This is a predicted complex of two RNAs, RNase P RNA and transfer RNA, with 447 nucleotides together.
RNA sequence: GAGAUGGCCGGACGGUCGCGGCACCCACCAGGUGUCGAGGAAAGUCCGGGCUCCACAGGGCAGGGUGGUCGCUAACAGCGACCCGGGGUGACCCGCGGGAAAGUGCCACAGAGAACAGACAGCCUCCUCUUCGGAAGAGGUGAUGGUGAAACGGUGGGGUAAGAGCCCACCAGCGCUCGGGGUGACUCGAGCGGCUUGGCAAACCCCACCCGGAGCAAGGUCAAGACGGUUCCCUUCGGGGGACCUGCGGAAGCGUUCGAGGGCGGCCCGCCCGAGCUUCCGGGUAGACCGCACGAGGCUGCUGGCAACAGCGGUCCCAGAUGGAUGACCGUCGCCUCGCAAGAGGUACAGAACCCGGCUUACAGGCCAUCUCGU
RNA sequence: GCUGGUGUAGCUCAGGGGUAGAGCAGCGGUUUUGUAAACCGCCGGUCGCAAGUUCGAAUCUUGUCACCAGCU
Numbered sequence: 001g002a003g004a005u006g007g008c009c010g011g012a013c014g015g016u017c018g019c020g021g022c023a024c025c026c027a028c029c030a031g032g033u034g035u036c037g038a039g040g041a042a043a044g045u046c047c048g049g050g051c052u053c054c055a056c057a058g059g060g061c062a063g064g065g066u067g068g069u070c071g072c073u074a075a076c077a078g079c080g081a082c083c084c085g086g087g088g089u090g091a092c093c094c095g096c097g098g099g100a101a102a103g104u105g106c107c108a109c110a111g112a113g114a115a116c117a118g119a120c121a122g123c124c125u126c127c128u129c130u131u132c133g134g135a136a137g138a139g140g141u142g143a144u145g146g147u148g149a150a151a152c153g154g155u156g157g158g159g160u161a162a163g164a165g166c167c168c169a170c171c172a173g174c175g176c177u178c179g180g181g182g183u184g185a186c187u188c189g190a191g192c193g194g195c196u197u198g199g200c201a202a203a204c205c206c207c208a209c210c211c212g213g214a215g216c217a218a219g220g221u222c223a224a225g226a227c228g229g230u231u232c233c234c235u236u237c238g239g240g241g242g243a244c245c246u247g248c249g250g251a252a253g254c255g256u257u258c259g260a261g262g263g264c265g266g267c268c269c270g271c272c273c274g275a276g277c278u279u280c281c282g283g284g285u286a287g288a289c290c291g292c293a294c295g296a297g298g299c300u301g302c303u304g305g306c307a308a309c310a311g312c313g314g315u316c317c318c319a320g321a322u323g324g325a326u327g328a329c330c331g332u333c334g335c336c337u338c339g340c341a342a343g344a345g346g347u348a349c350a351g352a353a354c355c356c357g358g359c360u361u362a363c364a365g366g367c368c369a370u371c372u373c374g375u
Numbered sequence: 376g377c378u379g380g381u382g383u384a385g386c387u388c389a390g391g392g393g394u395a396g397a398g399c400a401g402c403g404g405u406u407u408u409g410u411a412a413a414c415c416g417c418c419g420g421u422c423g424c425a426a427g428u429u430c431g432a433a434u435c436u437u438g439u440c441a442c443c444a445g446c447u
Base pairs, nucleotide, nucleotide: 001373002372003371004370005369006368007367008366009365011333012332013331014330015329016328017327019037020036021035022034023033024032025031039349043360044359046358047357048356049355050354051215052214053213054212058269059268060267061266063211064210065209066208067207068082069081070080071079072078083097084095085094086093087092098206099205103204104203105200106199107198120145121144122141123140124139125138126137128135129134153171154170155169156168157167158166172196174193175192176191177190178189179188180187181186219290220289221288222287228245229244230243231242232241233240234239248282249281250280251279252278253277254276261273262272263271297316298315299314300313301312302311303310304309334347335346336345337344338343376446377445378444379443380442381441382440385399386398387397388396393430401417402416403415404414405413423439424438425437426436427435
C1' cells in the first nucleotide's frame, strides 16, 4: 500500500416546556414528588417455537417442506465443526451438496451423426470403364478434418489393406473384494473385472425424514342494552309507573336415536360431540377487566467443550397502549462538508403492539481485534 | 393480523427452457387539390431489480422492490 474475517458504537452534557405507565401524598379529580419510557434492525412477515381454542390431535391417500456428516437447540429452511466439489498467490470465500446402470422426458441452432449414435469430406480393399488425369458401383473404417455447450476414455507402442480397447503398458474414471484411519460423511493402500456406462431432477419422478387447523381481533370474566314475557299499583280506559324473568324476539323449512348440524384445511376410513341448524323479518350492543409485561430474560464471573452451546454462582427488574405516549426548542462540546478566517450547513436507516429464537433487507459516519499478500 | 395474484414496446396483452411477438399508437412512403381511411415499409425492449441452476433463463429457483385484490 492492497485486502480477508469477526465484533462494537451509531451522538454526550445541561436547561425550559410537554406526553404515557407505575408507586406514594391528597377523601376523589386536579395537582405534586419519585421512577421507568424503542431498535440493531422494533422493518419484511420468510422460517421455527411458546401460549390459547378446536374432545384426543387418530390411520391411509393426496398435498407441502427439508436434503453431505456429526453435533447444538424448545424448534428450525438457523448455528458450529468437519467432509466433498469449485474459486482465489494467500488470509479466506461460495455450494437447493440424496438418487441419472427404477422408469418417462428434454438436449434448440450448427453438424454426416445428439444417446444400446453416426460415413459429409477423407483413408483403404475389391470390381467395371478409361482419353491413364480419373469416374461409377459394392464394401470396410470412428485414426484425420469440420460442427457444437457436449461427438461414446487419454498418451505411447504393437497390429492392420486402412483402421479401431482389436491387443499391450501407464494414467484417469466406474464397480466389486480385502486391509488401515475416522462416531460419521469420507479417506488411504492393495487386488480383480469389463474396457468406459454423456448432461439436466432449481423437468416429471424415486428414496429418506418432517408437517392436524386457526391465530392474542386466539381465548376468558363481568357489565350494559332493545324487542319481549309474568306480576303489582294508578287510570279520564288512550295509557302511565314499579318489581322480577329471559339475555335477543318472531315466521317458515329440516331435525331430536330412523339423528339435523359439526369436529375434519381436499378425499376415504375410523372415532367423537350432538339438539339444534338454515333462510327471511324486526330490534339492540360494540363497554370494562384479564390474557399483558419475570422471560428458552439482561449483565457478570467460573467450569466443560475446537466451536455452536451447556452447567453453576452473583447481581438487576427493564416500555406498553383509546391498536393513540416515548416529543419539541435552546446552549456548550464531538464528528463530517464548505470557507484564508469569522462563520454557515449537515449529523444515517428507521420506530414497539402477545412473547421469544433465527434469516433477509435498509443504514450517514466511526472504532477495535486477528490474519493474508506485495514492497 | 392472515392469504392470494401481477410486473414483457408509449398503451392493452400473448409467449411457461432454444435467444421476444400481436393490436393500437409513432415515423416514412404510395394514393388525394388537401386530410382521413386504405395499402407498403420502418422505429421502439437492461422482459421490475439482484444472485443462482443450466451449454443456454422473459420462462426454473431464491432474495428483493412496487402495485392490486380477498378474508377477519
Rfam match: Bacterial RNase P class A. Rfam links the family to the GO terms tRNA processing, dimeric ribonuclease P complex and ribonuclease P activity.